RNAcentral holds the full RNA, with entries from ENA and SILVA. A computed fold for a 478-nucleotide part of an RNA from an uncultured bacterium, annotated as small-subunit ribosomal RNA, 3' major domain.

Context: one part of a larger RNA
RNA sequence: UGACGGGGACCCGCACAAGCGGUGGAGUAUGUUGUUUAAUUCGACGCAACGCGAAGAACCUUACCUACGCUUGACAUACCAAGUAUGAUUUCCAGAGAUGGAUUUCUUCAGUUCGGCUGGCUUGGAUACAGGUGCUGCAUGGCUGUCGUCAGCUCGUGUCGUGAGAUGUUGGGUUAAGUCCCGCAACGAGCGCAACCCUUAUCGUCUGUUGCCAUCAUUAAGUUGGGCACUCUGACGAGACCGCCGGUGACAAGCCGGAGGAAGGUGGGGACGACGUCAAGUCAUCAUGGCCCUUACGCGUAGGGCUACAAACGUACUACAAUGGCGGUGACAGUGGGCAGCGAGGUCGUAAGGCCAAGCUAAUCCCAAAAAGCCGUCUCAGUUCGGAUUGUCCUCUGCAACUCGACCCCAUGAAGGCGGAAUCGCUAGUAAUCGUAGAUCAGCAUGCUACGGUGAAUACGUUCCCGGGCCUUGUACA
Numbered sequence: 001u002g003a004c005g006g007g008g009a010c011c012c013g014c015a016c017a018a019g020c021g022g023u024g025g026a027g028u029a030u031g032u033u034g035u036u037u038a039a040u041u042c043g044a045c046g047c048a049a050c051g052c053g054a055a056g057a058a059c060c061u062u063a064c065c066u067a068c069g070c071u072u073g074a075c076a077u078a079c080c081a082a083g084u085a086u087g088a089u090u091u092c093c094a095g096a097g098a099u100g101g102a103u104u105u106c107u108u109c110a111g112u113u114c115g116g117c118u119g120g121c122u123u124g125g126a127u128a129c130a131g132g133u134g135c136u137g138c139a140u141g142g143c144u145g146u147c148g149u150c151a152g153c154u155c156g157u158g159u160c161g162u163g164a165g166a167u168g169u170u171g172g173g174u175u176a177a178g179u180c181c182c183g184c185a186a187c188g189a190g191c192g193c194a195a196c197c198c199u200u201a202u203c204g205u206c207u208g209u210u211g212c213c214a215u216c217a218u219u220a221a222g223u224u225g226g227g228c229a230c231u232c233u234g235a236c237g238a239g240a241c242c243g244c245c246g247g248u249g250a251c252a253a254g255c256c257g258g259a260g261g262a263a264g265g266u267g268g269g270g271a272c273g274a275c276g277u278c279a280a281g282u283c284a285u286c287a288u289g290g291c292c293c294u295u296a297c298g299c300g301u302a303g304g305g306c307u308a309c310a311a312a313c314g315u316a317c318u319a320c321a322a323u324g325g326c327g328g329u330g331a332c333a334g335u336g337g338g339c340a341g342c343g344a345g346g347u348c349g350u351a352a353g354g355c356c357a358a359g360c361u362a363a364u365c366c367c368a369a370a371a372a373g374c375c376g377u378c379u380c381a382g383u384u385c386g387g388a389u390u391g392u393c394c395u396c397u398g399c400a401a402c403u404c405g406a407c408c409c410c411a412u413g414a415a416g417g418c419g420g421a422a423u424c425g426c427u428a429g430u431a432a433u434c435g436u437a438g439a440u441c442a443g444c445a446u447g448c449u450a451c452g453g454u455g456a457a458u459a460c461g462u463u464c465c466c467g468g469g470c471c472u473u474g475u476a477c478a
Stems, first nucleotide, its partner, number of pairs: 001478002003475003007472002010469004015462002019426005026318008034309002042053002064304007073129001077128002079125006087106002091102004109119003131293002134291003140287002142282003145278001147276001152191006158167003171182003197270004202238005208232001211228003216225002241264001244258005320419001324378006336367003341360002345356004385416001390411002395406002432454007
C1' cells in the first nucleotide's frame, strides 16, 4: 500500500421487511448429469453451465458410427503433355449410392501476326502442395460474460517522507453520481458520471395519397364528387432550466412545498460498460504460433446416430377448477410479414384441408379471427374439471415422415383436489393475466425476440440475511 475480520462509523441496492404471483408435489416439453450404445459428435459447470452455442438434427445440416469407394485429392497456385472451347440434357446397364460403362439431343468464347500462337476451359501426368470441426483458450488476436451503469481508476507539476509511498481523491455539507459547494500544501488534467444519440409523452410549421371526413352533395359502404379542419404519416422546430414564488440551508451547493404546465426536479424507456478482476468463456464463427495426421486424423456416398432410458437436477407449458368449463353473442388494438409469396371470395369436406380464383411488389390487396369481455347453462363431483396415454381413419410439407414431423375427426380418458425442507421474480402502465406478430424455416415452437389489451397490492423502516461504496481500526496474511 492492499486484502481480510463472527471490529467500528456512515451510505446504497426487490438485499431484507411490507405485498402480489410462482418454482419445489402431478403430467408433458426442453436442456443437463448418469447409464446404455457401433455411435448416442463437440463445447458450456456456483452466482456468471443446464429452452446455453442451436434464429428451427427425417435426408442435408453433421463434426459421430458402420459399410462401400477416392488418393495432387471436393477446393487454391505453379509446371509439362494432349484436346479445342465448353456447358446442359435423354435413355440404358451394374450398384445402396458415390461411382463405372454405353448412348440421344441442343449448344460450342474473345483476341489473332492464322502458327493452338495468347487468354480461357477440359482431360492425363509428375511434384511442390492442398486438406484436417485433430490437440493446446494455460502460447495468442478478435469477440464475449462477470463484478457493475457500481462510482470509481489514474496522471503532470509541486510539497512531505531515507524509502516503499503519502498528499491531491481526506474533512463539513450535498447528490443517482469523485454530482456540486465550502474548506484545505496543494494546483491542474485525463479515463469514467452527466450531457450530446434513438424512442416515447404535448404543441406548432410543412406535407395531403394509398391516409382522414367537420361542413355540402351522393352511396349498401369515405363508395364517389369535394375538402385537408380533424386523425394520421414523417421532416423541421418549440418545450423542462430548480426558470418563477415561499420556506430551509452557511450569503453556498442543494433540499422541501406551491404556481403555471402535456410533462417537474435524471419525465419514462433504450443504446452507451472507466482502470481492472476471474490464467473466466471461445483454437467448433473467424484469424493465428507450436505440435500432430498425410492411400489418412483428408475427401465422397448410403444407412444409422445426435430423438436411446432404471434414475437425478435445471428451465418452461398445461392443470388441479365456479374469479371456472362448455355453448352462444359479437365490440375495441398495436407491432410486423407477403411474388418459388400473402391469398379475399365461391365451392366441397364434421375438420385438418382440397379445387376454382379476384386483388396485391403493399398507408391501396392479403395474412387477420384479436383474446380476455357480455349472455345462457353446469352446481362442487376425480365432475360437462383435467387432458397424458393408446386405437382406428385421414390431411399437409417434402425425393422420402419406419427409426424420427406437424395437424384433424371419432373413441380412450392417466396423474393431478394448490404441493415438505427450501427457493425465485417483481416498486407502475410494473407484477399478474390475455391474445397478436416475426426471425429461423419445404415442414416442425410450450423456446426466443417484439407488440399491444385488461390492470393491481405494498414499501413502517434499515435491527437482521446477501452484494456493493467511502472513512477508520487490528493483523504473526501478500

The prediction has a mean pLDDT of 82.